Overview:
A computed fold for an 81-nucleotide RNA from Bdellovibrio sp. NC01, annotated as c-di-GMP-I riboswitch aptamer. The sequence is in RNAcentral, with records from Rfam. Its Rfam family is "c-di-GMP-I riboswitch aptamer". About the family: GEMM was predicted in a large-scale screen for bacterial structured RNA regulatory elements. NCBI's taxonomy places the organism under Bacteria, Bdellovibrionota, Bdellovibrionia, Bdellovibrionales, Bdellovibrio. The prediction has a mean pLDDT of 79.
[in-house]
RNA sequence: UUUGCCUCAAGGCAAACCACGGGAAAUCGUGGGGCGCAAAACUAGAGGGGCUUACCGCAAGGUUGCCAGCCAGUUGCCAAA
Repeated sequence: UUUGCCUCAAGGCAAACCACGGGAAAUCGUGGGGCGCAAAACUAGAGGGGCUUACCGCAAGGUUGCCAGCCAGUUGCCAAA
């Protein structure tokens, strides 16, 4: 560097859904759960994309946050070649 993790070792994360709590919402936290994941680790003004709209505005739109398990960027375990 490439391939694999279907198949070795040590392990890790945790979708939907449910309960409780935060939030206007998107969605987040904790517990249960386990669909899946070799980057499902990190990065959300200063890449792209998506979601939200309490508030402002007649409207267009502004504004507010959110998503890294959408792509992207950065770093990286194990095995084989």